This is a predicted structure of a 348-nucleotide part of an RNA (small-subunit ribosomal RNA, central domain) from an uncultured bacterium.
Context: one part of a larger RNA
């Protein structure tokens, strides 16, 4: 660089919005940039190519042709792509009405249980475990009962359910606010698709200030176990885990499957809405979403199969044998921790 590929072999960016840039519905008129036709000129020589000669043959040389990515000019076509006009309405958007829903942010409130602190009952054991110690308890625990406090999470409902680009989202109320589904028309005309930079969000840990601490718990202490045990098991127990504000930017950030459109056999269950229908429940159709089983296809195959891993455009990202190494160097970002870009020698 050709070619071939990214579910699981190597390989989809962690997710979004969007610049540039590529791609882009349907008509008609113009144009002639692109494309195509002729012509015409350049494309030195030599080389390659075919022919014919010349060294005894070849190599080698000579002579004649052809060709030589391509350019330029002229002159013509107008179907395709472009440009520019003027239209369309199927894409894509607004406008009504109508619904679901842990979709985000804020402030408020509730019950249950932990544990702690006051108090009443009441006495010796309580906890743990495989067995046990270690802890706690006659300064009265543990059990029960009444009251108080703090902080975390929110059984049951819950579902193979719901949102929400991903992370993710769950007690109940009230505000603000983002998307998304149905219907019936009306507009507004291609305003689309994608997305290299760029920005924004990104579980959990971690960091930096100030708050809060109930459990629960790296560390860190004791106790068993053990040949030892810097673990599994038990007591205890600080950071953290919760809030504010500011950073960090990972991940088995996974559906290990980028994002858009169109077409391709069915069955069957769930959630949202519409339309028919019934007294009702069902039953029919239609749209969106989310599951399973499975036909063709497709795959190395297990499996995928209208939600594709099937057929087919259009964009991006990415991959090219294992170690060495996501290391080491420069760079950049970060307080740091480290992220992100990312080698090479040598090895098999």
């Nucleotide at each position: 660089u050709u070619g071939g590929g990214c579910g699981u072999a190597a390989a989809g960016g962690g997710c979004g919005u969007g610049u540039a840039g590529g791609c882009g519905g349907u008509c008609u008129g113009c144009u002639a940039a692109g494309u195509c036709a002729u012509g015409u000129g350049u494309g030195a020589a030599a080389u390659c190519c075919c022919u014919c000669g010349g060294c005894u043959c070849a190599a080698c040389c000579g002579g004649g042709g052809a060709a030589c990515g391509a350019c330029g000019c002229a002159u013509g076509a107008a179907a395709c792509u472009g440009a520019c006009a003027a239209g369309c309405u199927a894409g894509a958007g607004u406008a009504c009405c109508a619904a679901a829903g842990a979709g985000g942010g804020g402030g408020g409130u509730g019950g249950a249980a932990u544990u702690c602190c006051c108090g009443g009952u009441g006495u010796a054991g309580c906890g743990g475990u495989g067995a046990a110690a270690u802890g706690c308890g006659u300064a009265g625990a543990u059990a029960u009962c009444g009251g108080g406090a703090g902080g975390a999470a929110c059984a049951c409902c819950g579902g193979u359910g719901g949102c929400g680009a991903a992370g993710g989202c769950g007690g109940c109320c009230c505000c603000c606010u983002g998307g998304u589904u149905g219907g019936a028309u009306a507009c507004u005309g291609a305003c689309g698709c994608u997305g290299a930079g760029a920005c924004g969000c990104g579980a959990a840990a971690g960091c930096c200030a100030g708050g809060g601490g109930a459990g629960c718990a790296a560390a860190c202490g004791g106790g068993a176990u053990u040949a030892g045990a810097u673990a599994c098991c038990c007591c205890g127990g600080u950071a953290g885990u919760c809030c504010u504000g500011g950073c960090c930017c990972u991940a088995a950030a996974c559906g290990u499957u980028g994002g858009g459109u169109a077409c391709u056999a069915g069955g069957u269950a769930g959630c949202g809405g519409c339309c028919u229908g019934u007294c009702a429940u069902g039953g029919g159709g239609u749209c969106g979403c989310u599951g399973c089983c499975g036909g063709a296809g497709c795959a190395a195959a297990a499996g995928u199969g209208u939600u594709a891993a099937g057929u087919a455009c259009c964009c991006c990202g990415c991959c090219u044998g294992g170690g060495g190494a996501g290391u080491a160097u420069g760079g950049u970002c970060g307080c740091a921790a480290g992220g992100c870009u990312g080698a090479a020698a040598c090895u098999c």

The full RNA is in RNAcentral, with records from ENA.